[in-house]
Context: one part of a larger RNA
């Protein structure tokens, strides 16, 4: 010089993407303890005391012990005097939580989860698996079991059935394997005459091809249904200063975004105001012009919960003004 570590004047995050790394808190026991809250919690919230010495007295049947209370007093920089031994705090976002998770670069705001709701299925269930036999579901039986979305609690989930699903009615059109009268092409039995050959009539049967007609369920058609897949506009005028529009009018549409509400969703943008700082692209609190929020791919609030994310301040610090001494290890140089 490297790597662990130990000390330090004044300062105190000025340091750095970010107090990341250090530091500093700390045992016990006693006093004390806010907002908010789902009354359980928050909570070890916070903040204070702790060493000896001494006197002191209530109560408990009595006595002694023990603890406990209150008053002087003594000593030190420091009294849980070494060791060992929580840092706490106001806010914001996300998810309720404890819990899973990328064995080897993510541990989360991601997945689970109790709760909710839909849907399905009467048990030889649905549903998965297997060519089957059969095996799970289940030695269960709708307070069950399998499938989908959400995701504790609260306050709440608007409009849309035109499109696609899906479930329901069945009058009407459509429509399949099969029957199937008729029809058309073949075969041609039998019958007269003559019999060596043959020539006329008849049309059974049989075979194939054709088909009016009959004939389910789907499909159109009718209608239900959003915690089914999803969708929730434009334009152009209007009030006695301006501005802005309760409001009119027009043109598509199924319908035309409601209640909350401003971001982990905002390009423009460091958006305006307020707040905090001397200064503040981030926080935090309001506004509304939402390039592109919105209500079980839930919307918004929330105590307590978190190796989650991000802002502020006190405490402490070699993290930094700005470096320094010091120890061990190993390596490197000289001698």
């Nucleotide at each position: 010089a490297u790597u662990u570590c130990u000390u330090u004047u004044a300062g105190g995050a000025a340091c750095u993407c970010a107090g990341a790394a250090a530091a500093a808190u700390a045992g016990u026991c006693c006093c004390g303890u806010a907002a908010c809250u789902u009354u359980g919690g928050g909570a070890g919230a916070a903040g204070g005391g702790u060493a000896c010495c001494u006197c002191u007295u209530c109560a408990c049947a009595u006595c002694a012990c023990a603890a406990a209370u209150g008053g002087g007093g003594u000593c030190g920089u420091a009294g849980u005097g070494a060791c060992c031994a929580g840092g706490a705090u106001c806010g914001u976002a996300c998810g309720a939580c404890u819990g899973u998770u990328u064995a080897c670069c993510a541990a989360a705001a991601a997945c689970a989860c109790a709760g909710g709701u839909c849907u399905u299925c009467g048990u030889a269930a649905u549903g998965u698996u297997g060519u089957a036999a059969g095996a799970c579901c289940a030695u269960g039986u709708a307070u069950g079991g399998g499938g989908g979305c959400u995701g504790a609690c609260g306050c709440c989930u608007g409009c849309c059935c035109a499109g696609u699903a899906u479930c329901g009615a069945a009058a009407g059109g459509u429509u399949a394997a099969g029957g199937a009268a008729g029809u058309u092409g073949g075969u041609g039995a039998c019958c007269u005459g003559a019999u060596a050959a043959u020539a006329g009539g008849a049309g059974a049967u049989c075979c194939a091809g054709u088909g009016a007609u009959c004939g389910a369920a789907u499909c159109c058609c009718c209608a239900g249904u959003g915690a089914a897949c999803g969708g929730c506009g434009g334009c152009c005028g209007u009030a006695a200063c301006u501005a802005u529009a309760a409001u009119g009018g027009u043109c598509c549409u199924a319908u035309g975004g409601u209640a909350g509400g401003c971001a982990a969703u905002u390009u423009c943008u460091u958006g305006u105001c307020g707040g905090g700082u001397a200064a503040g692209u981030u926080c935090c609190a309001a506004c509304c012009c939402a390039c592109a929020c919105g209500a079980a791919a839930g919307g918004c609030g929330u105590a307590a919960c978190g190796a989650u994310c991000u802002u502020g301040g006190a405490a402490c610090u070699u993290u930094c003004u700005c470096a320094a001494a010091g120890a061990a290890a190993g390596u490197u140089u000289c001698a």